[in-house]
Molecule: transfer RNA
Organism: Clostridia bacterium
RNA sequence: GCUGGUGUAGCACAGUCGGUAGUGCAGCUGAUUCGUAAUCAGCAGGUCGUGCGUUCAAGUCGCAUCACCAGCU
Numbered sequence: 001g002c003u004g005g006u007g008u009a010g011c012a013c014a015g016u017c018g019g020u021a022g023u024g025c026a027g028c029u030g031a032u033u034c035g036u037a038a039u040c041a042g043c044a045g046g047u048c049g050u051g052c053g054u055u056c057a058a059g060u061c062g063c064a065u066c067a068c069c070a071g072c073u
Base pairs, nucleotide, nucleotide: 001072002071003070004069005068006067007066010025011024012023013022019056027043028042029041030040031039049065050064051063052062053061
């Protein structure tokens, strides 16, 4: 230098053919307990790496770019 992959909540990851962004753990509140843990119920938490474009509508499609990983030269 070229090619490919990954990037989504604090962490690990889903997200189908473009149509309301989710699960588990962690966090908070409550119940249970003499108390803690465990269990149960509920709550909060997101510029979907960044920018632009296509579209009525983009996590998803296109282009550029950044970070990391792998391969090639």